[in-house]
Transfer RNA from Candidatus Amesbacteria bacterium GW2011_GWA1_47_20, 71 nucleotides, folded computationally.

């Protein structure tokens, strides 16, 4: 230098044009004589810029980080 491939809650990962979803951790109330396990509930996220489109995390080009693999 060239190419692939990733970037979504605090973490780990779904969805892949139509209101962003689960586990986990956090919180809050139940349950216990406490604690720990259990049950509800609750806030929390598309990496950055632009372009298609009535609508874009989802297609398109670009930055930028990270992975790989080639020279």
């Nucleotide at each position: 230098g060239c190419g692939g491939c990733u970037a979504u809650g605090g973490u780990u990962c779904a969805u892949c044009g139509g209101u962003a979803g689960a586990a986990u951790a956090u919180c809050u109330c139940c349950u216990u004589g406490c604690c720990a396990a259990g049950g509800a509930g609750a806030a929390g996220a598309g990496g950055c810029g632009g372009g298609u489109u009535c609508a874009a995390u989802u297609c398109c080009c670009g930055c930028u980080a990270g992975c790989c693999g080639c020279u």